[in-house]
Context: one part of a larger RNA
RNA sequence: CUGGGCGUAAAGAGCUCGUAGGGCGGUUUGUCGCGUCGUCUGUGAAAUCCCGCAGCUCAACUGCGGGCUUGCAGGCGAUACGGGUCAGACUCGAGUACUGCAGGGGAGACUGGAAUUCCUGGUGUAGCGGUGAAAUGCGCAGAUAUACAGGAGGAACACCGGUGGCGAAGGCGGGUCUCUGGGCAGUAACUGACGCUGAGGAGCGAAAUGCUGGGUAGCGACAGGAUUAGAUACCCUGGUAGUCCACGCGCGUAAACGGUGGGCGCUAGUGUGUGGGUUUCCUUCCACGGGAUCCGUGCCGUAGCCAACGCAUUAAGCGCCCCGCCUGGGGAAGUACGGCCGCAAGGCUAAAACUC
Repeated sequence: CUGGGCGUAAAGAGCUCGUAGGGCGGUUUGUCGCGUCGUCUGUGAAAUCCCGCAGCUCAACUGCGGGCUUGCAGGCGAUACGGGUCAGACUCGAGUACUGCAGGGGAGACUGGAAUUCCUGGUGUAGCGGUGAAAUGCGCAGAUAUACAGGAGGAACACCGGUGGCGAAGGCGGGUCUCUGGGCAGUAACUGACGCUGAGGAGCGAAAUGCUGGGUAGCGACAGGAUUAGAUACCCUGGUAGUCCACGCGCGUAAACGGUGGGCGCUAGUGUGUGGGUUUCCUUCCACGGGAUCCGUGCCGUAGCCAACGCAUUAAGCGCCCCGCCUGGGGAAGUACGGCCGCAAGGCUAAAACUC
């Protein structure tokens, strides 16, 4: 390499869109005859090899004939299957339309209450705070406290809240309005294969970090006080960047996890829970409840699979298509070098010597 694999052993790219004269692809008619199949001809050197016969007394060896040489080219023919072309038809894949529905999906503006902190004034006096115990710290320049009054500002949204919802992922939660993306169900009106995947590529991408300006209540990389053998911690007192906002962004990582790529079809459950539709039964109607059905999200479990754990119509089962990735273990190392990207920090790609 062939091959075998990728939930946990090495291995699914963080996610999506989408390019290729990339791969794969529904039903049907004609057409072509490229693949495919049949037949004929030429060629496929000889030797070797296989079969048969023959010659050295046998054999090795040698000679003759046949086969093989799995291939290539040309001629003629076939058209089921795959394919091409043009023309035509179809509707179950895909999409559109219409009618409804749910939702923390996204963006902007406005706004609400609780709490923390701070400020002003009132009351009031010697402590407060903090801990296992203390100390640092705060306080007679009047603190702490106050079911006293008023004010400022920033950030986050208790209860509802869920085993629940939405989103491709990252992620999304007070309220109102505006703009906006997607999804589901029903109807079966329209288009008529328009599909799936996707090397490169492009976009999105938590937190931290970087640039400019603003903002800063709380928290807090930091400092101090303790503890301790030490204490670069746990505890305490403070506290800068940051956390927040805006603009244009840069970075592009993560246990970016379901550690499980995407699509389609098939395969037990009158098992059970929950969210959103449609329909039907009960009910006078509503509500609630039961049944049927579609979509989502959990648990249990049969066959099957698995090294086991476990998975099991939301598959890790049975199949097909496409992409990505792995290739003896630990270290050196996700490092060096080179290349590409980045302002930087660094990212992506990615070894070897040596060593166990």
The part of an RNA shown here (small-subunit ribosomal RNA, central domain) has 356 nucleotides and comes from Rhodococcus pyridinivorans. The RNAcentral record of the full RNA draws on ENA and SILVA. Rfam family: Bacterial small subunit ribosomal RNA. Gene Ontology terms of the family: structural constituent of ribosome and ribosome.